This is a predicted structure of a 95-nucleotide RNA (c-di-GMP-I riboswitch aptamer) from a Pseudomonadota bacterium. The coordinates come from a structure-prediction model, not an experiment, and the mean pLDDT is 85.

RNA sequence: GCUGUUCAAGGGCAAACCCGCUGAAAGGCGGGGACGCAAAGCCACCGGUCUACCGGGCGCCUCUCGGGGCGCCCCACGACAGCGGGGCCGCCAGU
Numbered sequence: 001g002c003u004g005u006u007c008a009a010g011g012g013c014a015a016a017c018c019c020g021c022u023g024a025a026a027g028g029c030g031g032g033g034a035c036g037c038a039a040a041g042c043c044a045c046c047g048g049u050c051u052a053c054c055g056g057g058c059g060c061c062u063c064u065c066g067g068g069g070c071g072c073c074c075c076a077c078g079a080c081a082g083c084g085g086g087g088c089c090g091c092c093a094g095u
Base pairs, nucleotide, nucleotide: 001095002094003093004092012037013036017032018031019030020029021028022027035082041088042087043086045085046084047083048080049079050078055074056073057072058071059070060069061068062067
């Protein structure tokens, strides 16, 4: 470097769901729990997906005319590495 479908040994991680904390949300963290995973280890660079606090647009209502409320839409600067690609690193066995 390559292979690991099945089989070896020691192991590792942990989806849904539940509880707590956190966050506007998506999500994250901790505990329980295992659907799965040979990189389900790490990195948001590219595509994709999720969310929309702030900001913007439109409509309606209201107003003390400064503004305020509700609904819909747009927006990543927020996320997802267990969606794909890419980058970095790595255990065991075989070769």